[in-house]
Bacterial large signal recognition particle RNA from a Chloroflexota bacterium, 262 nucleotides, folded computationally. A source record names the gene ffs. The model forms 93% of the base pairs in the Rfam consensus. Rfam family: Bacterial large signal recognition particle RNA. It is annotated as a non-coding RNA gene. A reference for the family is Rosenblad et al. (2009), "Kinship in the SRP RNA family", RNA Biol.
């Protein structure tokens, strides 16, 4: 160095979680790498860490060590972002005070003090508006209002009288219409007029007074007020960054058996 037959050993591997642990069934993430039996209110082990049967390959691309890479996957922490609570602080709102600054406003007189009138609430008069009535016009009685009574009727001898239809004229009830005038009766009626009540809140005007007055903005002070942007708790969530950590699948580099023949 080459053939042949065996053997250890391979025939997935990792991550969380569960477990005193250590793996498997079950989730996941790689990748295709045998079969049947048992397993999550769980099977099966004991640092030599799945059991139990049964097949494949089989000393090297393929087993093992080890370096590097790094799919993924967890945990801390920071960034963002979504909800759900807090109400000591700091903001923003609000409400008070304050005459320090602005403004206004004042010697053609501030604050203060009196006096008076007005606003306010009521009585009475007076006026004004509605409403009704009145009065005024007009119209208006067949017979049942009045005068007058043509004709025509009735009495009388006669002179004369007597009831009395139509018609005209006035007018009753009723109907129409009205400016003004007069009466009653109402009121969310009035730059009026007289009385009474009521009180400082606002205005006017006069006296006094003599130099301030005014929170309207800024500025401060105060708030058991209200918001919750800042702050804080607590749940989630990101295709975000950082730290650690496990970590597949590949790469490199090493390393490893028996027997037998030639």
């Nucleotide at each position: 160095u080459c053939g042949u037959g065996c053997u250890a050993g391979g025939c997935g591997g990792g991550g969380a979680g569960c477990u005193g642990g250590c793996g498997g069934u079950g989730c996941c993430c790689u990748g295709u790498a045998c079969c049947c039996g048992c397993a999550a209110u769980c099977c099966g082990c004991c640092u030599u860490a799945g059991c139990g049967g049964g097949g494949c390959u089989g000393a090297a691309u393929c087993c093992c060590g080890u370096u590097c890479c790094g799919a993924g996957g967890u945990a801390c922490c920071g960034g963002c972002c979504u909800u759900u609570g807090g109400g000591a602080c700091u903001g923003c709102c609000c409400g008070g005070c304050c005459a320090a600054g602005u403004g206004g406003u004042g010697a053609g007189g501030a604050a203060g003090g009196u006096c008076a009138g007005g606003u306010c609430c009521u009585g009475c008069g007076c006026g004004g508006c509605g409403c009704a009535g009145g009065c005024c016009u007009g119209u208006g009685a067949a017979c049942u209002a009045g005068g007058u009574c043509a004709g025509a009727u009735c009495c009388g001898g006669a002179a004369g009288g007597a009831a009395g239809c139509a018609g005209c004229c006035u007018u009753a009830a009723g109907c129409a219409g009205u400016a003004a005038c007069c009466u009653g009766c109402g009121g969310g009626u009035g730059a009026c007029g007289u009385g009474g009540g009521a009180u400082u809140g606002c205005c006017u005007g006069a006296c006094u007074g003599g130099a301030g007055c005014u929170a309207a903005c800024u500025a401060g002070c105060c708030g058991c007020g209200g918001u919750a942007a800042g702050c804080u708790g607590g749940a989630g969530g990101c295709u975000c960054g950082g730290u650690a950590u496990c970590a597949a699948c590949g790469a490199g580099c090493g390393g490893u058996g028996c027997a037998c023949g030639a």